[in-house]
Context: one part of a larger RNA
């Protein structure tokens, strides 16, 4: 030094477990905000710190309901206290809610500086930003009178926020095996405004020689007709099956009836949400540290979903099936009342710088094409139902539709979020970037970027005392436990890699 055996260090693989993700399926909610939001700064304890709660009334305050022994969140005790004159706790409503921030009295390097006014019980309290629209006061240039301007008061907006949606601007890497038309794409992304859905929407629609009868969604038609440096590629549509159904109003007069329907508002009432309440049935041996296992005899069951107890419990404990339950508060439906729209006839209108041309673009599956329709920045410019648009150049016939004014639920799309549940979904290098005080630590001027890091035991009984050591660190004994090679670097405990001790070889 190398092999072998044995027994140790290290290490954390692996087995097992899970507070935590991760995908869904019903329901529900789809918005907060000037009554000052999201989010944040500093503060409140007996207590120094950090989370959680909260606001100078500061781990809380009052009211009503639940509830019935024990409480003063958590890390973490100890002190010192509270409760059947019903605490702690849970639900509804209120009350307070520093100071930042749309932030709004002016200012500003966000939580800070710094004014006026009025009121006062002298501590304080309230007002006081900008825009819009309505009222009123007031008021120039300009003699009146109006206007601009000024001030007052009322409304009403702003800002947050995942996805889904409509609008207004938008790309490039890629692909074409290179590129330029084209494609990726009307995507990404900016950006305006909305709603619980949005949009769309009651035929100037399609057919096709036969008819259909708003819109949306979904299957089929169909990768079909087509487009297309006829290259990559891109792609309909009628009809057909379904999901759901709903029509209406305004551009006017008379007439004539009275509340059919719709909406808002108050009361009742029923179902729901927001706390809850009752809930059935087992002993006894034996192993074992410990029984839920096993043995042996029972019993519930509208309850044998599920979790906990020292191991694997229908009868131990929360539960769970069923059945019940709200002073108070929201939804949501039905009825009554109010009110506000509104009904029926008949005569009558019936949407112009429009359509439509033409230039130049864009959308349509359709790249200018033989290019219809459909939107329109320049020009131009009708007819008015004895009219007009449309049937893929265009023109007849004929066959439908009525355009330049609006409203419409449902089927569609989403899940920041709240309840219940579920899983041939992960189980700590997995699953969310977090299972653990993670968007932390750290990193970067900034925008942004971004971790590691779980498990003693049933139970802290977490090792009294005693010895080595420095009043250490670490061990050795003694005790606890079932186990301490479960000792806090704590289940389990693989390899690498490192030693001790024996044996051979060198």
């Nucleotide at each position: 030094c190398g092999c072998a055996u044995a027994c140790g260090g290290u290490g954390g693989c692996u087995g097992c477990c899970u507070u935590g993700g991760c995908a869904g399926u019903a329901g529900g909610a789809g918005g907060c905000g000037a009554u000052g939001a999201a989010g944040g700064a500093c503060g409140c304890g007996g207590a120094a710190g950090u989370c959680u709660g909260c606001g100078a009334a500061a781990a809380g305050c009052u009211u009503c309901g639940g509830g019935g022994a024990g409480c003063u969140g958590a890390c973490a005790a100890c002190g010192a206290g509270c409760g059947a004159u019903g605490a702690u706790c849970c639900g509804a409503a209120g009350g307070u809610a520093u100071c930042c921030g749309a932030a709004u009295g002016g200012g500003g390097a966000a939580a800070c500086c710094u004014a006026u006014c009025u009121c006062u019980u002298a501590g304080g309290a309230g007002a006081u930003a900008u825009u819009a629209c309505c009222a009123c006061c007031u008021g120039a240039a300009u003699a009146a009178a109006a206007u601009a301007g000024g001030g007052u008061g009322g409304u009403a907006a702003a800002g947050c926020g995942a996805a889904c949606g409509c609008g207004g601007g938008g790309a490039a890497c890629u692909g074409a095996a290179a590129c330029a038309u084209c494609u990726c794409a009307g995507u990404a992304c900016c950006u305006g405004c909305a709603g619980g859905a949005a949009a769309a929407g009651a035929a100037a629609u399609c057919a096709a020689a036969c008819g259909a009868g708003a819109u949306u969604c979904c299957g089929a038609a169909a990768g079909u007709a087509g487009c297309g440096g006829c290259g990559a590629g891109c792609g309909a549509a009628a009809u057909c099956g379904g999901a759901a159904g709903a029509g209406c109003c305004c551009a006017g007069u008379g007439a004539c009836a009275g509340a059919a329907c719709u909406g808002a508002a108050u009361a009742u009432g029923a179902g729901u949400u927001u706390a809850g309440a009752g809930g059935a049935a087992c002993a006894u041996g034996u192993u074992g540290g410990g029984a839920a296992a096993c043995a042996u005899g029972g019993c519930c069951a509208u309850a044998g979903u599920g979790g906990g107890u020292g191991a694997a419990a229908g009868c131990c404990c929360c539960g769970u099936a069923c059945u019940c339950a709200a002073a108070a508060a929201g939804c949501u439906c039905a009825u009554a009342u109010c009110u506000a729209g509104g009904g029926u006839c008949a005569c009558g209108a019936a949407g112009a710088g429009u359509a439509a041309g033409u230039c130049g673009g864009g959308a349509c599956a359709c790249g200018u094409g033989u290019a219809a329709u459909c939107c329109u920045g320049g020009c131009u410019g009708a007819a008015u139902a004895u009219g007009g648009g449309g049937g893929g150049a265009c023109c007849a016939u004929c066959c439908u539709c009525c355009a330049a004014g609006g409203c419409u639920a449902a089927a569609u799309a989403c899940u920041c979020c709240c309840u219940a549940c579920u899983g041939a979904c992960c189980g700590a290098u997995a699953g969310c970037g977090a299972a653990c005080c993670a968007g932390u630590a750290c990193c970067g001027u900034g925008a942004g970027g971004g971790a590691a890091a779980g498990g003693u035991g049933a139970a802290a009984a977490g090792a009294a005392c005693c010895c080595c050591g420095a009043u250490g660190a670490g061990g050795g004994g003694a005790g606890u436990g079932a186990a301490a090679u479960a000792g806090a670097c704590c289940c389990u405990a693989a390899a690498a890699c490192c030693g001790u001790a024996u044996g051979c070889g060198u």

A computed fold for a 506-nucleotide part of an RNA from a soil metagenome, annotated as large-subunit ribosomal RNA, domain I. It matches the Rfam family "Bacterial large subunit ribosomal RNA". The prediction has a mean pLDDT of 88. RNAcentral holds the full RNA, with entries from MGnify.